[in-house]
Notes:
Bacterial RNase P class A from a Planctomycetaceae bacterium, 399 nucleotides, folded computationally. It was read from a public genome assembly, where an Rfam model found it. Of the family's consensus pairs, 96% are formed in the model. The prediction has a mean pLDDT of 80.
RNA sequence: GGGGUGGGCCGGAUGGUCGCUGGUCGGUCCGAAAGGGCCGGCGAGAGGAAAGUCCGGGCUCCGCAGGACAGGGUGGUCGGUAACGCCGACCGGCCGUAAGGCUAGGGAAAGUGCCACAGAGAAUAGACCGCCGCGGCUGAUGCCGCGGUAAGGGUGAAACGGUGAGGUAAGAGCUCACCAGCGGCCGAGGUGACUCGGCCGGCUAGGUAAACCCCACCCGGAGCAAGGCCAAGCAGAGGGAAGGCGGCUACGGCCGCCACGGGUUGGUCCGGCCCGUUCGACCCUCGGGUAGGCCGCUGGAGGCGCCGAGCAAUCGGCGUCCUAGAGAAAUGACCAUCGCCUCGGCGAUCGCGCUGCGACGCCGCGGAACAGAACCCGGCUUACAGGCCCACCCCCCGC
Numbered sequence: 001g002g003g004g005u006g007g008g009c010c011g012g013a014u015g016g017u018c019g020c021u022g023g024u025c026g027g028u029c030c031g032a033a034a035g036g037g038c039c040g041g042c043g044a045g046a047g048g049a050a051a052g053u054c055c056g057g058g059c060u061c062c063g064c065a066g067g068a069c070a071g072g073g074u075g076g077u078c079g080g081u082a083a084c085g086c087c088g089a090c091c092g093g094c095c096g097u098a099a100g101g102c103u104a105g106g107g108a109a110a111g112u113g114c115c116a117c118a119g120a121g122a123a124u125a126g127a128c129c130g131c132c133g134c135g136g137c138u139g140a141u142g143c144c145g146c147g148g149u150a151a152g153g154g155u156g157a158a159a160c161g162g163u164g165a166g167g168u169a170a171g172a173g174c175u176c177a178c179c180a181g182c183g184g185c186c187g188a189g190g191u192g193a194c195u196c197g198g199c200c201g202g203c204u205a206g207g208u209a210a211a212c213c214c215c216a217c218c219c220g221g222a223g224c225a226a227g228g229c230c231a232a233g234c235a236g237a238g239g240g241a242a243g244g245c246g247g248c249u250a251c252g253g254c255c256g257c258c259a260c261g262g263g264u265u266g267g268u269c270c271g272g273c274c275c276g277u278u279c280g281a282c283c284c285u286c287g288g289g290u291a292g293g294c295c296g297c298u299g300g301a302g303g304c305g306c307c308g309a310g311c312a313a314u315c316g317g318c319g320u321c322c323u324a325g326a327g328a329a330a331u332g333a334c335c336a337u338c339g340c341c342u343c344g345g346c347g348a349u350c351g352c353g354c355u356g357c358g359a360c361g362c363c364g365c366g367g368a369a370c371a372g373a374a375c376c377c378g379g380c381u382u383a384c385a386g387g388c389c390c391a392c393c394c395c396c397c398g399c
Base pairs, nucleotide, nucleotide: 001395002394003393004392005391006390007389008388009387010386012338013337014336015335016334017333018332020045021044023042024041025040026039027038028037029036030035047370051381052380054379055378056377057376058375059223060222061221062220064271066270067269068268069267071219072218073217074216075215076090077089078088079087080086091105092103093102094101095100106214107213111212112211113208114207115206128153129152130149131148132147133146134145135144136143137142161179162178163177164176165175166174180204182201183200184199185198186197187196188195189194227295228294229293230292236286237285238284239283240282243258244257245256246255247254248253259277260276261275262274263273264272302321303320304319305318306317307316308315309314340367341366343364344363345362346361347360349359350358351357352356
């Protein structure tokens, strides 16, 4: 000097004029009060993603937040966290020279599927070309039949271990040595996933579960349009709908037992609880009223600084700060200066690989990314003009 990897931050600034919303203080007016109007001072007012609504919660409500099944989710190990499908570290596998990146990472010997085309044959596979033996035919080359074979060749993404030697009619883990894989035993290290090493065995059981499935763990439901308070107002109608026995009775009915019906914030069953059985729970259809005001609504699993523990995620201690709360939706408009960026031009400056390129300075025209809270928080994912900083890897040159 060039290329790359990982991480962090900013994403216009300052001043002036006018304007908007909340808070707080003061004054004043209305009001019984709650509270509201006007004026003034002080101070605050969108994001790193506010987005997607994909996960997890806080919070609120529901008469079982009991059990089982179905259904859904996650999937290496160990930590973190309120929790998670998130974060951290590590292990295995794959990619990269490397820094690093990706991983839907339990099980294929429980079972069922699928692997196009090509090929003889694709998992209980298989003989196309070949190789060998026997027999027959031919002048020869060679051809036919029977038997053996899967080492060589071919097809394919992948062919039922690899290399070498022996052996064989020719071959084959047929045998042997070494290696890989699988299974068993033992030792060492590690919390663990797992890693390393030794011994034995036989000769080898493809891939795919992001196919169905099996295994392990997790899962009440609904959601701020949740849910409360105040004020105001109305109107109900029709239909369906589940029983017997005994006792008492003042003859209206009451009590008890069993049965039946229904409700219980996703489905089914069991159980529990509650309600009802013609003065009928509950369900269905039609119809009426209300949509006004207030709360929920911002002090938190909160931010920042320092110290300590930990490889880290994160946790603990001390100190300090209060940073939107709209309600059809507030934070805007204008001006000036400076900064940033694209393009063009100029320069008597600097560097180099020198009709050129780059740095720097000046001038001119223009430009400004993705994008706006709506109960709140922890994540993930997606979008983003331009700029800054840190650490690391590789290549080239010089000292």